[in-house]
RNA sequence: UGCUUAUCAAGAAAGACAGAGGGAAUAGACCCUACGAAGUCUUAGCAACCUGUGCUAACAAGGUGCUAAAAUCUACCUGAAAGGGGAAUGAUAAGAA
Numbered sequence: 001u002g003c004u005u006a007u008c009a010a011g012a013a014a015g016a017c018a019g020a021g022g023g024a025a026u027a028g029a030c031c032c033u034a035c036g037a038a039g040u041c042u043u044a045g046c047a048a049c050c051u052g053u054g055c056u057a058a059c060a061a062g063g064u065g066c067u068a069a070a071a072u073c074u075a076c077c078u079g080a081a082a083g084g085g086g087a088a089u090g091a092u093a094a095g096a097a
Stems, first nucleotide, its partner, number of pairs: 003095006013043005021032003026075004044067003049063003052059002071089001076086003
């Protein structure tokens, strides 16, 4: 990097450094942001995919992941419409190559 499977409406933030962007990509909308964006670090937390303990419920030690808003919303199909359904794309985990 591509493949397979599962999940994605819940949940969980403070500080330091930094200094203008950010919300995956394209377009549009909307939103966050000098009352400090991205990023890095520390600490804390959430969750329970894998390992582990228990082998029922559970726990949360280890490996990841995550901690504005549904994956912010729309785009393709479907629906009169709906914070409707499906797909695609993406993200995360586990597995095989």